[in-house]
RNA sequence: GGCUGGUUAGCUCAGCUGGUCAGAGUAGGGUACUUAUACUGCUCAGGUCAUGGGUUCAAUCCCCACACUGGCCA
Numbered sequence: 001g002g003c004u005g006g007u008u009a010g011c012u013c014a015g016c017u018g019g020u021c022a023g024a025g026u027a028g029g030g031u032a033c034u035u036a037u038a039c040u041g042c043u044c045a046g047g048u049c050a051u052g053g054g055u056u057c058a059a060u061c062c063c064c065a066c067a068c069u070g071g072c073c074a
Stems, first nucleotide, its partner, number of pairs: 001073007010026004019057001028044005051065004
């Protein structure tokens, strides 16, 4: 340099041809249970969907640019 994948919660990741609350696990706070801790149950909080534009009535999703990153080739 070329091709290709990824970027969504602190972390690991879903989100099925655009449509009305953006989710799970784990971690964290509270609580029940226990003599206590752990386990387990319940509950709460946590999001600029990397960033900037565009298309559309409507974008995490489509298009463009850009940043970072994994893999392959040279």
Transfer RNA from Gambusia affinis, 74 nucleotides, folded computationally. Its Rfam family is "tRNA". Rfam links the family to the GO term triplet codon-amino acid adaptor activity. Rfam describes the family as follows. Transfer RNA (tRNA) molecules are approximately 80 nucleotides in length. RNAcentral holds the sequence, with entries from Rfam. Its mean pLDDT, the model's own confidence on a scale to 100, is 81.